[in-house]
This is a predicted structure of a 60-nucleotide RNA (Fluoride riboswitch aptamer (crcB RNA motif)). Rfam family: Fluoride riboswitch aptamer (crcB RNA motif). The family has 289 seed sequences and 2,293 matches in Rfam 15.1. It was read from a public genome assembly, where an Rfam model found it.
RNA sequence: GAGCCAAAGGGAGAUGGAGUUCUCCCGAACCGCCGAAAGGCCGAUGACUCCUGUCCGUGU
Numbered sequence: 001g002a003g004c005c006a007a008a009g010g011g012a013g014a015u016g017g018a019g020u021u022c023u024c025c026c027g028a029a030c031c032g033c034c035g036a037a038a039g040g041c042c043g044a045u046g047a048c049u050c051c052u053g054u055c056c057g058u059g060u
Base pairs, nucleotide, nucleotide: 009026010025011024012023013022016051017050018049019048020047021046032041033040034039
């Protein structure tokens, strides 16, 4: 100087938060889809269970 293993820690999974769980990454993972553009579609989750926020409709 390089490599391997183990432990611990951190980060990410298209719009906020909580619990459980899965996957990926250690400056990378990740930052939705279609379209040349204009523009259009769609989701508060990676998954499950909830809270909150926004919009529409109905009833009182």